[in-house]
This is a predicted structure of a 74-nucleotide RNA (transfer RNA) from Streptomyces antarcticus. The sequence was found in a public genome assembly. It matches the Rfam family "tRNA". The family's RNA type in Rfam is transfer RNA. NCBI's taxonomy places the organism under Bacteria, Bacillati, Actinomycetes, Streptomycetaceae, Streptomyces. The coordinates come from a structure-prediction model, not an experiment, and the mean pLDDT is 81.
């Protein structure tokens, strides 16, 4: 240049064939519990779905372009 892969919470990922509220587990905040702390157990905050555009009634999800990474080819 060419060709796969991948990008969703502060990390590690799920998320079905496009359809009802965007989770999970860890971590952080608070309460219980303790003398205090950990554990354990309730609870709450945290997200333009990499960025923009198109398709649809509806897009994390489907299509185009760009952007970061990883691999392979020359």
């Nucleotide at each position: 240049a060419g060709g796969g892969g991948u990008g969703u919470a502060g990390c590690u990922c799920a998320g079905c064939u496009g359809g009802u509220c965007a989770g999970a587990g860890c971590g952080c905040c608070g309460g219980u519990c303790u003398c205090c702390a950990a554990a354990a157990c309730c609870g709450a905050a945290g997200g333009u779905c990499g960025c923009a555009g198109g398709u649809u009634c509806g897009a994390a999800u489907c299509c185009u372009g760009c952007c970061g990474c990883c691999c392979c080819u020359g």